[in-house]
A computed fold for a 77-nucleotide RNA from a Deltaproteobacteria bacterium, annotated as transfer RNA. NCBI's taxonomy places the organism under Bacteria, Pseudomonadati, Myxococcota, Myxococcia. The sequence was found in a public genome assembly. Its Rfam family is "tRNA". The family's RNA type in Rfam is transfer RNA. Its mean pLDDT, the model's own confidence on a scale to 100, is 81.
RNA sequence: GGGUCAGUAGCUCCAAUUGGCAGAGCAUCGGACUCCAAAUCCGAGGGUUGCAGGUUCGAUCCCUGCCUGGCCCGCCA
Numbered sequence: 001g002g003g004u005c006a007g008u009a010g011c012u013c014c015a016a017u018u019g020g021c022a023g024a025g026c027a028u029c030g031g032a033c034u035c036c037a038a039a040u041c042c043g044a045g046g047g048u049u050g051c052a053g054g055u056u057c058g059a060u061c062c063c064u065g066c067c068u069g070g071c072c073c074g075c076c077a
Base pairs, nucleotide, nucleotide: 001073002072003071004070005069006068007067010026011025012024013023020057028044029043030042031041032040050066051065052064053063054062
């Protein structure tokens, strides 16, 4: 350099149905329980869906470019 896969909440993704209200587990916070704490149970908050554009009434989803990381191939040494 070429090809390919991935990037979504603080962390991890088998979430999203084929474009129409963004999810789960853990963690955090509050409550219940307990003499207190842990465990357990209930509830809540938390998101520029990597970035910038395009298409569209509407984009996590489709198109283009770029960034970061993994894998394969090639080149130089």